Small-subunit ribosomal RNA, 3' major domain from an uncultured bacterium, 486 nucleotides, folded computationally. The RNAcentral record of the full RNA draws on ENA and SILVA.
Context: one part of a larger RNA
Formats: sequence, structure tokens, C1' cells
RNA sequence: UGACGGGGCUCACACAAGCGGUGGAGCAUGUGGCUCAAUUCGAGGCUACGCGAAGAACCUUAUCCUGGGCUUAACAUGGUCGAAGUAGCUCCGAUGAAAGUUGGAGCGGCCGGUAUCCAAUCCGGAGACGAUCACAGGUGCUGCAUGGCUGUCGUCAGCUCGUGUCGUGAGAUGUCGGGUUAAGUCCCAUAACGAGCGAAACCCUUGCCCUUAGUUGCUACCCGAAAGGGAGGACUCUAGGGGGACUGCCGGUGUUAAACCGGAGGAAGGUGGGGAUGACGUCAAGUCCUCAUGGCCUUUAUGCCCAGGGCUGCACACGUGCUACAAUGCCGCGAACAAAGGGAAGCAAACCCGCGAGGGGGAGCCAAUCCCAAAAAACGCGGCCCAGUUCAGAUCGCAGGCUGCAACUCGCCUUCGUGAAGUUGGAAUCGCUAGUAAUCGCAGGUCAGCAACACUGCGGUGAAUGUGUUACCUGAGCCUUGUACA
Repeated sequence: UGACGGGGCUCACACAAGCGGUGGAGCAUGUGGCUCAAUUCGAGGCUACGCGAAGAACCUUAUCCUGGGCUUAACAUGGUCGAAGUAGCUCCGAUGAAAGUUGGAGCGGCCGGUAUCCAAUCCGGAGACGAUCACAGGUGCUGCAUGGCUGUCGUCAGCUCGUGUCGUGAGAUGUCGGGUUAAGUCCCAUAACGAGCGAAACCCUUGCCCUUAGUUGCUACCCGAAAGGGAGGACUCUAGGGGGACUGCCGGUGUUAAACCGGAGGAAGGUGGGGAUGACGUCAAGUCCUCAUGGCCUUUAUGCCCAGGGCUGCACACGUGCUACAAUGCCGCGAACAAAGGGAAGCAAACCCGCGAGGGGGAGCCAAUCCCAAAAAACGCGGCCCAGUUCAGAUCGCAGGCUGCAACUCGCCUUCGUGAAGUUGGAAUCGCUAGUAAUCGCAGGUCAGCAACACUGCGGUGAAUGUGUUACCUGAGCCUUGUACA
């Protein structure tokens, strides 16, 4: 100096107060284990386990397995030698599961030179081919050789430097103390005086107002049954510019300070809400399978191509979710109100067919114009009457639809039938302080299709509790003290 233990001060959904879950059931998904010819690899307390994977039928896909093939190679650059209507395109065979191997026909030539012109024909060159040599290739190993990127402590308030001073030195001081803050934030004091990286601010978004601009948006006005047309820029909205919040004002407390408490005005008040932003470092944390890269290994194979299978296997165990167990509910009918997105190999309306999935059809739309598109919960009316039920929907059977070369292994969806466990869940454990939790639906990326109940966003309805740190659990910061630890 640190680490650890004790003490003091302080903070955080850490606890307490409260709301909803997980742990029990069924299913989905990831992992372990087991199995297997193979069930490719990585991730492992918090910080692995709906994670890499924002889409495993083939492809993806990785020699993961079985089998068939290629060997200068699927791809790059270069050297030497060689042969020829070359490369390429089209067609026809043989063999084959394909890849590949092999045979034939037709079309098909760039630049320069030579010859009387043209010319692939002769010569040289480029390109391509064959042989050969350098090399290529490797999702092979090492993340404990590395770069880059990332997680975590933690958006915690810390981490340092220059000069000076103190100390033999390691080091200390500054950064401590008194207040204060979300903050090493600021003030005062001070052998320190200053400075840097962090905090804050600058950035985006949301909340209020003004202004500019009005099309595809809007409608106070006119016409029209409506669709719409005209007219208008008021309003909504859109998207550019600006204003607005600064403890600025008042009172109190405080050291005449920083600041805190209360109030006024205000759309908003003391960081207004949310996001982006992550200091020095820690964990030899993660990643050699994004990429890059040292070393090692491999070279008729650990490279490359192909067919089929596997990654989906199932006694079991764990994590994360979805759906329920019902009456604040379920079913039927009626009828409202969003936001944010996507659309050309696309989104697709009306209309017709089908109980339905879907099919036909094709208006319109490169989209503030058209489409996806029905928002759902809510609300109104009716039924059910507490039951394994008009709850719940697993599983299974038949029949269909769609995508795709192809749904057997192994896709999704629909109708009818079937109707399992489940009556609120032990020990334990998780999230959340406000437009939050809870609950309701909508969209998107990936994508031919989809195992999405995932993920990323969007809006609708909309609480309860705590304004404490006391005693406790967890983590963190500062000061102090002890230590036989480094």
C1' cells in the first nucleotide's frame, strides 16, 4: 500500500410495506444425463441453460455418421513444358442415387504481324486446356501466445498525473476534515497549488407554446345520397426553425457559503420522463466457429464435391416460458376506440366458391394516397349456476388446405370426433416504486414454408405499497481500527 475482520457514516426493489409470479399440471424451448453409426461445436455461480441460432425437411451443416467420388484441387497468384478449331454454349448418349467418369454431334476466336484481299487456318501473344512445380485449402489445436469485439462489478463515483512538500524507503499529501449532493456535485477549511480520465453538460426522443410550410394529411365553409369535388390554413397532424426550467423569484433554515425545506407563477420544478453514452481496472471471464493473427498439426486428406441420415433420438433431472385449473369467468350475438411497422421475385381490396384452413379473381399501391388491417381487452344483450362442468385443452383417429424438387424420419394450418393431467401448487425462490406492476391485443426482423408460446418494438386498460435504514439478508462507496495474510 492492499486484502480480510470489527466500528462509524451513506446508498441500492438489498430488506421492510405491497402486487403479481416461478417451484405442483400439460405443452413449448434450452441444458445435463442416457442412448446412438452419428445424435457437429461452443457457452458453465451471480456474468452458461427461448444463449451464439433474427427461422436445422434438402440447403443451412461444420467429415457429426454411412456410402460414392476429386487430387494444383470449389477459390488466388506465379514459374516451366506441351498439345489443339481453344474456352464457352446447345444437343444426343453410356454408367450412376447424385457428384463424378466417359463417348459423340452442332455452334463458336480476342490482339499484333505475314501473304494480293478476306481469313480461326501460317507466325507471335493474350485467354483457356493438359502435365508438373511453388502453393492453395482446413468451422483442425492452442482465447493460458494475441488483435478486435463482448459480459461483469456498475452509470458504482471513483481512477490518476505535473510541480511542490513530508518520509532513508516502499509511499504519503493533494483525494483528508466540517457541511452538501444522484455524483471526487459544490462550498468552507487546508502544505498544498493546479490538471486529466470519469460525474454533469453537449446528442436523440417525449411533454408546453410560437413560427414557417400545406400534400397524399386536416375540415370552421359550399356542392353532393354517397364516393368525392371545390374552397380554406383556422384546428388536428406532419417536419424544419425558435422559445421555454435557470434554484431565475418570494419566505424560512444554514457560516454572510454551498445547499436544503416550503411557496408563487408555470405545460413542465429542482437531473421533468425515457434512451444513447460505461473512467483506471477486476475475473489468465467469453470468443482462434464472425473477422484478423503467431505457433503447432494436416496435404490422394483434418482439403473439396455429392446422396442419404443425424443435429428433432428418451427411463430421467434442471433452467426459461406458454396455456390452464375458472363466475372479476366461459360461450354466443351486437357494436366502438390505437400506436408503431411492413409491402415489387412484394402487399393485395371489392366480388365469387368453400363450415374452415384456403382457392379463384385481380382494382389499387414503389405507398401520410393503396394494401396487410379484424385491434383485443373494454361496453351492451342473452345463456351457463359451481360441476372435473358450456372450465381446461394435452393426446389420438378420419378427412382436407398451403409452402416447397421433396413434408416418412421431421413443417405449419383447418373441419369433425376424442377429450388426459389440472380444483392455486412443499422447502425454497424471482420481478416490479407510476403510466411502473398486472393485464389486452398489434407489428416487425429472420423467412419458400415453419415448429414464434421466442426475440425486438408499439400502443390500450391501469393499480397497491413504501417516503424508513431501526434489528436482519445481499451488493457497493468513504473514513477509521486490528492482523502471525500478500